Predicted 3D model of a 1487-nucleotide RNA (small-subunit ribosomal RNA) from a metagenome. The coordinates come from a structure-prediction model, not an experiment, and the mean pLDDT is 80. Rfam family: Bacterial small subunit ribosomal RNA. Rfam links the family to the GO terms ribosome and structural constituent of ribosome.
[in-house]
RNA sequence: AAGUCGAACGGUUUAAUGUUUGCAAUUAGUUGAAUGAGUAGCAAUACUCAGGAUGCUGAAAGCGGAUAUUGAAUAGUGGCAGACGGGUGAGUAAUACGUGGAUGACCUAUCUUCAAGCGGGGGAUAACCCCGGGAAACCGGAGCUAAUACCGCGUAAGGUCACAUUUCGAAACUUCGAGAAGUGAUUAAAGUUGCCGAGCAAUCGGUGACGCUUGUAGCAGGGUCCAUGGUCUAUCAGCUAGUUGGUGAGGUAAUGGCUCACCAAGGCUAUGACGGAUAGCCGGCCUAAAAGGGCGAACGGCCACAAUGGAACUGAGACACGGUCCAUACUCCUACGGGAGGCAGCAGUGGGGAAUUUUGCGCAAUGGGGGAAACCCUGACGCAGCAACGCCGCGUGGAGGACGAAGGUUUUCGGAUUGUAAACUCUUUUUGUUCUGGAAGAAUACCCCGAUGUAGAAUCGGGGCUGACGGUACAGAACGAAUAAGCCACGGCAAACUACGUGCCAGCAGCCGCGGUAAUACGUAGGUGGCGAGCGUUACUCGGAAUUACUAGGCGUAAAGCGCAGGUAGGUGGCUUAGAAAGUCUAUUGUGAAAGCUCCCGGCUUAACUGGGAGAGGUCAAUGGAUACUUCUAGGCUUGAGUGUAGGAAGGGGAACUAGAAUUCCCGGUGUAGCGGUGAAAUGCGUAGAUAUCGGGAGGAAUACCAAUGGCGAAAGCAGGUUCCUAGACUAAUACUGACACUGAGCUGCGAAAGCUAGGGGAGCAAACAGGAUUAGAUACCCUGGUAGUCCUAGCUGUAAACGAUGUUCACUAGGUGUGGGGAGUAUCGACCCUUUCCGCGCCGACGCUAACGCAUUAAGUGAACCGCCUGGGAAGUACGGCCGCAAGGUUGAAACUCAAAGGAAUUGACGGGGGCCCGCACAAGCGGUGGAGCAUGUGGUUUAAUUCGAUUCAACGCGAAGAACCUUACCUGGGCUUGAACUGUAGGAAGUAAGAUUCUGGAAACAGAAGAUGACCUGUAAAGUCAGGAGCUUAUAGAGGUGCUGCAUGGUUGUCGUCAGCUCGUGUCGUGAGAUGUUGGGUUAAGUCCCGCAACGAGCGCAACCCCUAUCCCAUGUUGCCAAUCCCGAAAGGGAGGCACUCUUGGGAGACUGCCUCGGAUAACGGGGAGGAAGGUAGGGAUGACGUCAAAUCAUCAUGGCCCUUAUGUCCAGGGCCACACACGUGCUACAAUGGUCGGUACAGAGGGAUGCAAUGCUGCAAAGUGGAGCAAAUCCCUAAAGCCGGCCCCAGUUCGGAUUGUGGGCUGCAACUCGCCCACAUGAAGGUGGAAUCGCUAGUAAUCGCAGAACAGCAGGCUGCGGUGAAUACGUUCCCGGGCCUUGUACACACCGCCCGUCACACCACGAAAGCCAAUUGCAACAGAAGUCCGAGUUUACUCGGCCCAAGUUGUGACUGGUGAUUGGGGUGAAGUCGUAACAAGGUA
Repeated sequence: AAGUCGAACGGUUUAAUGUUUGCAAUUAGUUGAAUGAGUAGCAAUACUCAGGAUGCUGAAAGCGGAUAUUGAAUAGUGGCAGACGGGUGAGUAAUACGUGGAUGACCUAUCUUCAAGCGGGGGAUAACCCCGGGAAACCGGAGCUAAUACCGCGUAAGGUCACAUUUCGAAACUUCGAGAAGUGAUUAAAGUUGCCGAGCAAUCGGUGACGCUUGUAGCAGGGUCCAUGGUCUAUCAGCUAGUUGGUGAGGUAAUGGCUCACCAAGGCUAUGACGGAUAGCCGGCCUAAAAGGGCGAACGGCCACAAUGGAACUGAGACACGGUCCAUACUCCUACGGGAGGCAGCAGUGGGGAAUUUUGCGCAAUGGGGGAAACCCUGACGCAGCAACGCCGCGUGGAGGACGAAGGUUUUCGGAUUGUAAACUCUUUUUGUUCUGGAAGAAUACCCCGAUGUAGAAUCGGGGCUGACGGUACAGAACGAAUAAGCCACGGCAAACUACGUGCCAGCAGCCGCGGUAAUACGUAGGUGGCGAGCGUUACUCGGAAUUACUAGGCGUAAAGCGCAGGUAGGUGGCUUAGAAAGUCUAUUGUGAAAGCUCCCGGCUUAACUGGGAGAGGUCAAUGGAUACUUCUAGGCUUGAGUGUAGGAAGGGGAACUAGAAUUCCCGGUGUAGCGGUGAAAUGCGUAGAUAUCGGGAGGAAUACCAAUGGCGAAAGCAGGUUCCUAGACUAAUACUGACACUGAGCUGCGAAAGCUAGGGGAGCAAACAGGAUUAGAUACCCUGGUAGUCCUAGCUGUAAACGAUGUUCACUAGGUGUGGGGAGUAUCGACCCUUUCCGCGCCGACGCUAACGCAUUAAGUGAACCGCCUGGGAAGUACGGCCGCAAGGUUGAAACUCAAAGGAAUUGACGGGGGCCCGCACAAGCGGUGGAGCAUGUGGUUUAAUUCGAUUCAACGCGAAGAACCUUACCUGGGCUUGAACUGUAGGAAGUAAGAUUCUGGAAACAGAAGAUGACCUGUAAAGUCAGGAGCUUAUAGAGGUGCUGCAUGGUUGUCGUCAGCUCGUGUCGUGAGAUGUUGGGUUAAGUCCCGCAACGAGCGCAACCCCUAUCCCAUGUUGCCAAUCCCGAAAGGGAGGCACUCUUGGGAGACUGCCUCGGAUAACGGGGAGGAAGGUAGGGAUGACGUCAAAUCAUCAUGGCCCUUAUGUCCAGGGCCACACACGUGCUACAAUGGUCGGUACAGAGGGAUGCAAUGCUGCAAAGUGGAGCAAAUCCCUAAAGCCGGCCCCAGUUCGGAUUGUGGGCUGCAACUCGCCCACAUGAAGGUGGAAUCGCUAGUAAUCGCAGAACAGCAGGCUGCGGUGAAUACGUUCCCGGGCCUUGUACACACCGCCCGUCACACCACGAAAGCCAAUUGCAACAGAAGUCCGAGUUUACUCGGCCCAAGUUGUGACUGGUGAUUGGGGUGAAGUCGUAACAAGGUA
């Protein structure tokens, strides 16, 4: 993938889109027992005869013949039915539905009950026949005929109508109904048939059935009315003229503006009218703990519709799905004249769509229509078919079976896993295949018989007939594990992991996210997990979501309190008495259809499914009762609220008047060169006299001190003084009113600043603007000016971080303290003080609350009442619309689209052009340098065949490299080799063999070719040979090799912050938590060093100390070191003996600990000073580097995962390159000179090294060096000093400075010195006269200066690492620069400021708004028009014709509203690396 069991239930969600064919009651519903006509064939019954069977009776069945009758089929007339059943959900927000009522305002065919009746006539007409028209559909004319068709006449009421009387009842008290008895008028009918009787027959009579007529009651169905319930929208606020009511009439089954005439002017609405959008309603279904939310498929009830729109006819019932008429659209036929049609019935088809079945069987059952019945009709219905679409049940086997097959996968190569899984053995048979049997559903119809009983029936009992499904369910037998497993997942949520492939690709993804070479996340495989005839995905609904919160949320800072008040409707409301009984509670009754749901009991083998019984289900209705609470009515009360009296307090408001200081300006005097301003300046003012100063004057605005944490006000807000007018609050004492109260949607008023209008005013200040600065720019910050404005009057605007980011009112719930206003008490001579009380304004705090911060009697606590507001961020307080405004704009206020966050509080860090404290050659104070020159060396860049590679701020750049001529060497060119230059295993091979000195040829060499003396090692085994094994050689094969890539896969090692003083843990405590505490604080230290304090107590890694060197002494030691004393030799130097005293060597000790004194400090830690001491406060150096940071460095020291190369990216060789050279940088050397250079003389180290070595004395050479070789494997010999000191010359110059560069000649090393070594001599004699900006080192035996040695090394030192010689200056101090530590503060940072982040512009895409217009839908108004049809009228009546009112489609004009589209335009959103700046976050550099 195909295939696949049974049962039961469902199956066009979209196009109420079109429809071929068949069927569904169409164009043959049914009825011949309503009726006229008609008879070819067929069937049945009756009758007769024959045969057979039985104990009897009865029945059934078969054959043949004749006659009669009936049935069936067919068109028409008539009746009944086509109004049911079946379909669909377009419309409809109420002419609907649900629930409950009313009908005293009504109707009802068939059916049932009761009462009465069915008498007697008449004239037609279809069918039929004849003729005619038409393509057809169909139609016309003439003639005949029947009825339960049609029409008169008779009869008639308890019917209907009219009139008047009376009784009872209901009630909205005007009215209505019912009953009784009465008078008058008026209205009916149809027959058919069975049986019996009579009759020759026609026909008549009787009786029954069906039917008919009139009434009556019922059943059941329907009509109308009322109440109530259930969607969204106010960016729809006003709607309405038959509209609301009345009178009268018409109409209807019936009420009613249902319709009409007249009259009145009403009716509805914020409890949402009117308009718009959406929608059939319900029982119920899904979900949910419930409350709810969503839905209205199937089944059931109601409604509406039948291509679209209108209309009536018939009828009991329709304004009729498979009827009629008309209009319109569409389709079809046509002879072009005209006609036909309506699947939202069942199947089926086209189309549309993600998507939904057979043109099946049957009327056997159930139900319906007709019929007297048989029976007929019935796509209702019963069944079958198709689809795992859902629910339920069952299977695909069961038991045993390995220290565990094979294969697969994986591997650390041992194994593990798949896995008792399989194989294999035994066993079962649901299912399957075959065979056999085989239902229930069906008997109350019908037929027959019997009983009973009739005229015949009815009734009862028995028997028989009838099955689409279906030879199905079910049962029995045989066979045989045989016929039957998939789908999804395996990063977390969430059960389940490995390998390979891929390499930000391909792809996955519900959310977070995965993939950039080791992917449990992609793809595949193995394995595992889950479910299982299913599994997974998608769509939708509810849940979780207390995330719209009725149950059950919030609003200080997260979204959210209107800026504040007054007040309407509404909501809520103190104590008490009585009544009422609306809410409330209770009892009863009715209803809440069935199905469904829950419980109980049954039927299918179980279950799904289904039968029976009960329950549940309500804002329902009626009646009765209760009266606590709410409510209503009536009355009372005083505590809520208010009024009166007496006081004091206050920047409360309005108006008028008025005061002084200051600024500016004007006039005058004095006076002279500046003033002013700033970080610094300039613009500006000033010799025409400024600023300064004195006097006089003008004008406007604001009110220093008092002054406050204070007062007043509803808020906005209010400040010199006086007067007038005026509001409120508070206190004290009482008198009065008697709930008068609280809140408050709309509404009204007030409402900072800025702004607007008109008119004034204008001193100062000051948007805009101008100039000057600053700056890369500076449309800013700073400065000089300066206009609106600020002020006043009259209006408008109506907003603010209008903030306590905290609505108003009331009550309750620890305190402490301060302050403003008042009272009481106490006290005083008086004022304070003190105690207490009421009202305000603050701070701190308990309970409680809060996410935390915090709030806390002035609540953000506990409760009550009412209002406003919120529901992720952005888009956006924007768009459109409405309202307001002169405008600016305000108010109300979305969506598309987009993101997975946005936000609050707190925590730890990091950071700050924040703060505090502290340290460091960090600055400062000094000394010497670098940066300028030449050269050396490294790097970049460039060049090149190659200039191998790495290191890149500090922390790369005299670095890896302690030493590139070949080698090194990794690079380039060329030439060679391919199991290889080096290594291991396996298998094979080979005695003149392997090997091989040496020689020759070619070649640059490697190598290739040739000759070739010699010639077999070890073990078994003493030797040799043979043999065996091994080594070596060779061949083949596994494999070698790689300085190839990845330091971002790693180990190891290293750098750096930093030798900075930090980094942590356990227990406890605090906090919801992240975390905090400890570790902070006061002192102190080089130090988290130490002391004290402390909800902490302890501990660890770091610090310090322990280690090494140096400085002093002691002991020991005494050669190769030393030489004071003694002896010997020598002229002396010196040597020897001798000694170990000294120096020194090497071992071991001592010594330094704030130990002692004094002062300070807290009686501490510790610090200052001092003594002694070789050394004094870590004595000086070294080694030693916490937790960690930088994906820091290194795959090229080494090791190593993965990847890559394998006659090459391996390996060998020669030559070249790493040494290039316009240039740039770093690190150095030498200098620029006189503190020097040069010449001569002369002195003193330490630490090292030395055998392929160091090499003395001597000789040669100007010298490098050579020769030669004493001594020394070293405290013994050698390498081995310079600056310094003494003396001479030079005399400030490109020099007797400086030595680059170049030439010539030499020396040394080395196979080799050209590219490309070092040294010497002679000659040459460049730049350079102390170095711009900038920058480095150093605090004492340091800097500076001087030389020496060593490593590596054949040779090559200006580098590096050590060593000693000579040997300074300065540090006031911590303001500043840099780095670091601790505490604190802010933060929008956490990749941590090299952070984050804003806006314009440019580009791309997306959705939206505006827009001249254009198109369309819906709808209002005014008209035109007017089909069919009802109604009315006319033609004397009918038929028929005509006219009129109304009216569907349609047409015109003009509005409204909605949608689409639209050049262009506007902002918005999104988009790894675009442009410009740097607005915000830190004091963000102007808060």